[in-house]
Context: one part of a larger RNA
Molecule: small-subunit ribosomal RNA, 5' domain
Organism: uncultured bacterium
RNA sequence: GACGAACGCUGGCGGCGUGCCUAACACAUGCAAGUCGAACGGAGUACAGAUUUUCGGAUUUGUACUGAGUGGCGAACGGGUGAGUAACGCGUGAGCAACCUGACCCCUUUGAGGGGGAUAACACCUGGAAACAAGUGCUAAUACCGCAUAAGACCACGACCCGGCAUCGGGAUGAGGUCAAAGGAGGAAUCCGCAGAGGGAGGGGCUCGCGUCCCAUUAGAUAGUUGGCGGGGUAAUGGCCCACCAAGUCGACGAUGGGUAGCCGAGCUGAGAGGCUGAUCGGCCACACUGGAACUGAGACACGAUCCAGACUCCUACGGGAGGCAGCAGUGGGGAAUAUUGGGCAAUGGGCGCAAGCCUGACCCAGCAACGCCGCGUGAGGGAAGAAAGGCUUUCGGGUUGUAAACCUCUGUCCUUGGCGACGAAGGAAGUGACGGUAGCCAAGGAGGAAGCCCCGGCUAACUACGUGCCAGCAGCCGCGGUAAUACGUAGGGGGCGAGCGUUGUCC
Repeated sequence: GACGAACGCUGGCGGCGUGCCUAACACAUGCAAGUCGAACGGAGUACAGAUUUUCGGAUUUGUACUGAGUGGCGAACGGGUGAGUAACGCGUGAGCAACCUGACCCCUUUGAGGGGGAUAACACCUGGAAACAAGUGCUAAUACCGCAUAAGACCACGACCCGGCAUCGGGAUGAGGUCAAAGGAGGAAUCCGCAGAGGGAGGGGCUCGCGUCCCAUUAGAUAGUUGGCGGGGUAAUGGCCCACCAAGUCGACGAUGGGUAGCCGAGCUGAGAGGCUGAUCGGCCACACUGGAACUGAGACACGAUCCAGACUCCUACGGGAGGCAGCAGUGGGGAAUAUUGGGCAAUGGGCGCAAGCCUGACCCAGCAACGCCGCGUGAGGGAAGAAAGGCUUUCGGGUUGUAAACCUCUGUCCUUGGCGACGAAGGAAGUGACGGUAGCCAAGGAGGAAGCCCCGGCUAACUACGUGCCAGCAGCCGCGGUAAUACGUAGGGGGCGAGCGUUGUCC
């Protein structure tokens, strides 16, 4: 000098930040991922109309709304944490002629013909305490499945051109094989969608060079181990996996083992070189009660999905079930220690939707905390017989507190009250603000409501008196205290900093 700090004493205001560093301990409760009726069928409610009526109602049409279901997209983003990881994990620089990329964004091009069978919802019924499950019957689609078409893509084959970096890459071409599609809204124009192909952007996967803590009181390690041939698998290379063959491979330039640790941009310090750190913010990685696994999908081996095992908690009719805050609040516990079970989608951004809009504890705000930085105030000017009083001290003359107070003249930052009152709002207009009647402005009131903490032996700015008497105590180092202690305690005075001041801890 610095801090995500804590502790002691003290504490007026504002702005901007920051706030479980410990138990990746366990969690009550609420919320944190939905949306689309312009993909689809049906149900219920309300209103209006029509038909019928035994006047109870029934049937049907239209509009609006609601909840469940089929279907689509999203849920792989956003948010949290740092357990694990010494690793191509991260950083940096290259490579992929060994790769993927839904929707959207953007561009280009080609197409959408004609059919089929189901199934949930629903109705009936069965089992069960529940969670839930079985059966029978009916029905729709942008759900599912054949057929046609094939600009084109892919596969194997033939002949050709260009290029290169070893396996090869690119282009054009002949005949053969395989592969598509979906509709919706609107009166219409048209719009939103669907399918195939190519390219871009952005995103991701893989490989390599270099760098990346401590211990040699860890010296040898290794059998899928190292390589080859063939195959499987993957989007793709590869012992990634497998069969066979060979016997290799790594290591004092530190293998292997053990310990510790997320990495970086950056932050702190320092003249620099360097040292230390990795909170907040940004990038990457890993994880989601513990361990394992796959499914769906463009993308996961998936925080608020599934299955299995385990520990724990809860419900139970004892047969069986339910759960996962390292999301936002909040609770217990641990701890020296770290906040509200708040408001709003107004802005920014995200998901869905043609849109209106809905959802969004992301986010924007407010609350709490001197935790940090910065700013402001606690008044200003005048006022000496330099004895107001009082305190302290004294050589008893005085000295000092001290222009300090009183007193006089002012000011109004902050404060209180009243009035006015935003920017942030951008969509064609209109409308739209959680913050917030906040900030700001005006007026009135009134010095009124606002100062402490540490130190005074040397280092180190600041000295006397009393008490105590190696006691009580102080102390960062040197060291003070045993009867005049500037070093202990108190007082007066002084010094330093100031809404803070000291102490402790850690780093330079």